[in-house]
Molecule: SAM riboswitch aptamer (S box leader)
Organism: soil metagenome
RNA sequence: CUCAUCAAGAGGGGUGGAGGGAACAGCCCUGCGAAGCCCCGGCAACCGCCUCGCGUCGCUGCGAGGAAAGGUGCCAAAUCUGGCCCGGUAACGUGCGGGGAGAGAUGAG
Repeated sequence: CUCAUCAAGAGGGGUGGAGGGAACAGCCCUGCGAAGCCCCGGCAACCGCCUCGCGUCGCUGCGAGGAAAGGUGCCAAAUCUGGCCCGGUAACGUGCGGGGAGAGAUGAG
């Protein structure tokens, strides 16, 4: 940089000792113990693996299903919410709800 996904799911112990939820704003979590590190456990199914089908000269590839011993990832709240753009709606300046963009996270290349 490209592509895919992001409303589901899954936590205990030890250590540590004040922060954490990416940044900002909000709102939350936290001495009934934050981050980090270690151990054990779990979730999920991106890659890899297995089966079937399509396709191909063959490979590459596409679709459906399966297992979870491998490589990652994840285990408060929708990616916690918002900002920028476009509709809808109720209304007196804003609220509610939808779509998209942007940013971010993870995987694969």